Description
The RNA shown here (FMN riboswitch aptamer (RFN element)) has 110 nucleotides and comes from a soil metagenome. It matches the Rfam family "FMN riboswitch aptamer (RFN element)". Gene Ontology term of the family: FMN binding. The coordinates come from a structure-prediction model, not an experiment, and the mean pLDDT is 82.
């Protein structure tokens, strides 16, 4: 530089006119760095407004402890806890529906 590829998940119940959104319960976990990570460190992603279309500004941006091993682990093993953006809806949404057959961080191949 070019070419692919690049996010997953509410079963079964209650309630009730009306809920995958409330309640029992269950289920998912993007990318880089480290002793293997949704909760350490940093990056992506999302809405608004400008705007020479490179990019710039604001807004939102969540979560962990004990313990054992070990040189080394908040990453492994054991146990117990937590988190989750905007918009939408006849009833509040990580998971349903949208922006998304989209784009990023990035990785493979050349």
């Nucleotide at each position: 530089c070019c070419u692919u590829c690049g996010g997953g998940g509410c079963a079964g119940g209650g309630u009730g006119a009306a809920a995958u959104u409330c309640c029992c319960g269950a289920u998912c976990g993007g990318u880089g760095g480290u002793a293997u990570a949704g909760c350490c460190c940093a990056c992506g992603a999302g809405c608004c407004g400008c705007c020479u279309c490179g990019g710039c500004g604001g807004c939102a941006u969540g979560a962990c402890c004990c313990g054992g091993u070990g040189a080394g682990a908040c990453u492994c093993c054991g146990g117990g806890g937590c988190c989750g953006a905007c918009a939408g809806u006849c009833a509040c949404a990580g998971u349903c529906u949208g922006g998304a057959u989209a784009g990023a961080a990035g990785a493979a191949g050349g």
The RNAcentral record of the sequence draws on MGnify.